[in-house]
RNA sequence: CCACCCCUUUGACCGAACACAACGGCAUAACGGGCAGGGACGGGGGACCCAAGAACCGCGGUCCGAUCACAUCAGUGACGGACCUUGGGGUGAAGCCGCCGACGCGCGGCCGGGCCAACCCUUCGAGGGCCCGAACCCGACAGCUCACCUCGCAGGCGUGCCGGAGGGAUCU
Numbered sequence: 001c002c003a004c005c006c007c008u009u010u011g012a013c014c015g016a017a018c019a020c021a022a023c024g025g026c027a028u029a030a031c032g033g034g035c036a037g038g039g040a041c042g043g044g045g046g047a048c049c050c051a052a053g054a055a056c057c058g059c060g061g062u063c064c065g066a067u068c069a070c071a072u073c074a075g076u077g078a079c080g081g082a083c084c085u086u087g088g089g090g091u092g093a094a095g096c097c098g099c100c101g102a103c104g105c106g107c108g109g110c111c112g113g114g115c116c117a118a119c120c121c122u123u124c125g126a127g128g129g130c131c132c133g134a135a136c137c138c139g140a141c142a143g144c145u146c147a148c149c150u151c152g153c154a155g156g157c158g159u160g161c162c163g164g165a166g167g168g169a170u171c172u
Base pairs, nucleotide, nucleotide: 001155005039006038007037013033014032015031041152042151043150044149045148050143060084061083062082063081064080065079067078068077069076070075087141088138089137090136091135095110096109097108098107099106111133112132113131114130115129116128120127
C1' cells in the first nucleotide's frame, strides 16, 4: 500500500421451551448438535422497474463424439464435450489520445493514484517539485438489480541493529 482484521477445539457457532392477556417476534436456560468453523470487512453472479436495443437472421478458433439431420466419394449442419484467446467481461489507481526518418514499447498531452525529505517559490495553502500508471483472472459469456447463490481474507515495500557470504582493484 491493501478488504486482508478479530473470536474459537478449555467449544466459537447453530438449533432450542415455558413465563409474559391473545397473536406474532426477538432473546435465552436446560437440552440437542457442532471435531471446524464463526463474525467483521471486501468482491462476483443474480428480478420487476430503469437503462440498452431500427427489424429479421445470426454471432470467434481448434479437436473429439457409440447422438441427430442432409447427403452417399467425401463432407455439411445441429447438438454435446474438451481446450484456446483475437471479441467481450472482472479485480485493481493502473486509462484515453496524439507524434516519430531512426517503432525504442520511445516521446508528449489529458486523466487516475501516491508523497512533501530535498530544489524553487511562498498567500504556509501543496503553489511547486518528485514518484507510480502494473499484474492477474473469466473463457464466447454476464447492464443495474430485492430475495437468493458464491468467492477472498493474502502478499509486498520502507527504516534501524546484528551476523554471514561473495565479487573487484592494488601490492608482495
Record summary: Model confidence (mean pLDDT): 76 of 100. Predicted 3D model of a 172-nucleotide RNA (c-di-AMP riboswitch aptamer (ydaO/yuaA leader)) from Phytohabitans rumicis. The RNAcentral record of the sequence draws on Rfam.